Predicted 3D model of a 116-nucleotide RNA (SAM riboswitch aptamer (S box leader)) from Psychrobacillus antarcticus. Of the family's consensus pairs, 97% are formed in the model. Model confidence (mean pLDDT): 83 of 100. The sequence was found by an Rfam model in a public genome assembly.
RNA sequence: CUCUUAUCAAGAGUAGCUGAGGGACUGGCCCUAUGAAGCUCGGCAACCAUCCACAUAUUAAACGUAUGUGGAAAGGUGCUAAAUCCUGCAAAACAAUUUGUUUUGAUAGAUAAGAG
Numbered sequence: 001c002u003c004u005u006a007u008c009a010a011g012a013g014u015a016g017c018u019g020a021g022g023g024a025c026u027g028g029c030c031c032u033a034u035g036a037a038g039c040u041c042g043g044c045a046a047c048c049a050u051c052c053a054c055a056u057a058u059u060a061a062a063c064g065u066a067u068g069u070g071g072a073a074a075g076g077u078g079c080u081a082a083a084u085c086c087u088g089c090a091a092a093a094c095a096a097u098u099u100g101u102u103u104u105g106a107u108a109g110a111u112a113a114g115a116g
Base pairs, nucleotide, nucleotide: 001116002115003114004113005112006111007110008109013041015040016039017038021031022030023029025088027086028085042080043079044078047076048075050072051071052070053069054068055067056066057065058064084108089105090104091103092102093101094100095099
């Protein structure tokens, strides 16, 4: 970098250093010297790994193993303004006069796990 699968309306700082941008992209709309991005610390969460309990399958039974559910959480990541901030492409419904609103799906993006 590509592919597959899952998730994306919950949650999380009045901290320290530093000092001008940031919210992927488009069009909007926002955040920001009352401090952006970045780093550190703290926190959140529970994808992977780990631990505990229960259920089911396997077994004659137990152990073990697998799967599922719930809990813990100090490891590997991730996240810590606004729904992935809204939007883009398609369809449907409604309003109404060529636009608006709502819903659904796709695309794009982010993260994790696995494969190449």